[in-house]
C1' cells in the first nucleotide's frame, strides 16, 4: 500500500410474526350492558436473524467428530415507540502476506 484474518464495541443499516380471546387492575358510564388506555396472567394461533439444539458431504470406523441464511423452536419475539437483532458497510488496533 493492498489482500485477508482476528480483536474492539465506535458509526450507520438491519427483517418476519395476532394491537387475536378470556379474566384482573385503572378511567368513564351505570339497574345493567358496554368504553378507553396501558399493565398483568391464562388459553389457542404465529414468527425466526440474540442464544440454544439437531444434522449432509467428508474423516474416522468402537465411541465418534462434522457447517448454515436448512430443520426445530427450549429460550426469545408478534400495533406503533422502545428495546434486542444474525448479517453488512464503514472506523481503529494486531497478525499475515507482496
Nucleotide at each position: 500500500c493492498u489482500a485477508a484474518c482476528a480483536a474492539c464495541u465506535g458509526c450507520g443499516g438491519g427483517a418476519g410474526a395476532g394491537u387475536u380471546c378470556g379474566g384482573u387492575c385503572u378511567g368513564c358510564g351505570a339497574u345493567g350492558g358496554g368504553c378507553a388506555u396501558g399493565a398483568c396472567c391464562g388459553g389457542c394461533g404465529c414468527c425466526g436473524a440474540a442464544g440454544g439444539a439437531g444434522c449432509a458431504a467428508c474423516g474416522a470406523c468402537c465411541c465418534c467428530g462434522g457447517a448454515a441464511u436448512c430443520u426445530c423452536u427450549c429460550a426469545g419475539g408478534c400495533a406503533u415507540c422502545a428495546g434486542g437483532g444474525a448479517c453488512c458497510g464503514c472506523g481503529u488496533u494486531g497478525u499475515u502476506g507482496a